[in-house]
RNA sequence: GGACGGUUAGCUCAGCUGGUAGAGCGUCUCAUUGACGUUGAGAAGGUCAGAGGUCCGAAUCCUCUACCGUCCA
Numbered sequence: 001g002g003a004c005g006g007u008u009a010g011c012u013c014a015g016c017u018g019g020u021a022g023a024g025c026g027u028c029u030c031a032u033u034g035a036c037g038u039u040g041a042g043a044a045g046g047u048c049a050g051a052g053g054u055c056c057g058a059a060u061c062c063u064c065u066a067c068c069g070u071c072c073a
Stems, first nucleotide, its partner, number of pairs: 001072007010025004019056001027043005049065005
């Protein structure tokens, strides 16, 4: 230098075909307990890596950029 894949909640990851952003774990509150844990109920937490474009509408499609990984040279 080239090809391909990845970047979404604190962590691990879904989200296929464009239509109000989700799960598990973790955190917080309440119930239960003598207390902790377990269990049950609820809550908070997101500029969907960044910028631009297409579209009535973009995490999703297109372009560029950044970072990570694999391969080729």

The prediction has a mean pLDDT of 82. This is a predicted structure of a 73-nucleotide RNA (transfer RNA) from Candidatus Daviesbacteria bacterium RIFCSPLOWO2_01_FULL_37_10. It matches the Rfam family "tRNA". Rfam classes the family as a transfer RNA. Rfam links the family to the GO term triplet codon-amino acid adaptor activity.